[in-house]
RNA sequence: UAGAAUCAAUGGCAAAUUUUACGAAAGUAAAAGACGCAAAGCCACGGGCCUAAUGCAUAUAGCGAUGGCAGCCGGGCUACCGAG
Repeated sequence: UAGAAUCAAUGGCAAAUUUUACGAAAGUAAAAGACGCAAAGCCACGGGCCUAAUGCAUAUAGCGAUGGCAGCCGGGCUACCGAG
């Protein structure tokens, strides 16, 4: 310097749920809480999924992202430890 699997150490994140706030909603933020996570760090670029306010419509039912999801998959960028 490299290093597959696995063990360890120092640490990290935080599902459901509850409360408060924002939001039309999906959802997001904070606090509590841990199902899990080795990129569960960041980016909506491709696919997918959720919502449907404004708008459109054959107007009760439909369409539609300009709103979201990175803890759905792929991609891009970055990163700790590593035989202790």